A computed fold for a 73-nucleotide RNA from a marine sediment metagenome, annotated as transfer RNA.
RNA sequence: GGGUCGUUAGCUCAACUGGCAGAGCGCCGGGCUUUUAACCCGGAGGCUGGGGGUUCGAUGCCCUCACGGCCCA
Numbered sequence: 001g002g003g004u005c006g007u008u009a010g011c012u013c014a015a016c017u018g019g020c021a022g023a024g025c026g027c028c029g030g031g032c033u034u035u036u037a038a039c040c041c042g043g044a045g046g047c048u049g050g051g052g053g054u055u056c057g058a059u060g061c062c063c064u065c066a067c068g069g070c071c072c073a
Stems, first nucleotide, its partner, number of pairs: 001072007010025004019056001027043005049065005
């Protein structure tokens, strides 16, 4: 330099054919327990990597940039 995959909550990842952004773990509060752990109930936390475009509407499509993995040179 070329190709390809990825970037969404603190972490690991979902989100169909474009139509309300979610789960598990973690965190916070409560219950249970002599206490802790486990278990149960509830809660907070997001400019979906940046910018632009298409569209009534974009996490999902198009362009570009950044960062990371793999392959080729």
It matches the Rfam family "tRNA".